[in-house]
Molecule: SAM riboswitch aptamer (S box leader)
Organism: Planococcaceae bacterium Storch 2/2-2
């Protein structure tokens, strides 16, 4: 890289370094010098090891993960309401994210 399977409205620093950027792309809207990104430290949570007496519980240990907005909204399809060609509510697809496991 591919595939296959779960999982996403919940939770996490008023710290140090560091300086303009960032929220995957695309609209869009939004964070950011009242400091971003990165990096170190703190922390969340519990996916897989672990432990406990199993469906379930725990976080002293390991392996990832994550710490603004719903996976920040839409971008595709189905229903359903209101309106006129837009809205809005709800299901799912797509597409990415993150653990597991197979190539």
């Nucleotide at each position: 890289c591919u595939c296959u399977u779960a999982u996403g409205a919940a939770g996490a620093g008023u710290g140090g370094c560091g300086g303009a950027g960032g929220g995957a792309u695309g609209u869009g809207c939004c964070c950011g010098u009242u400091g971003a990104a990165g990096c170190c430290c703190g922390g969340c949570a519990a996916c897989c090891a672990g432990c406990g007496a199993u469906a379930c519980g725990c976080a002293u240990u390991g392996g990832u993960g994550c710490c603004a907005a719903a996976u920040c909204a839409c971008c595709c399809g189905g229903a359903g309401c209101g309106a006129c060609u837009c809205g809005c509510u709800u299901c799912g697809a797509a597409a990415g994210a993150u653990g597991a496991g197979a190539g």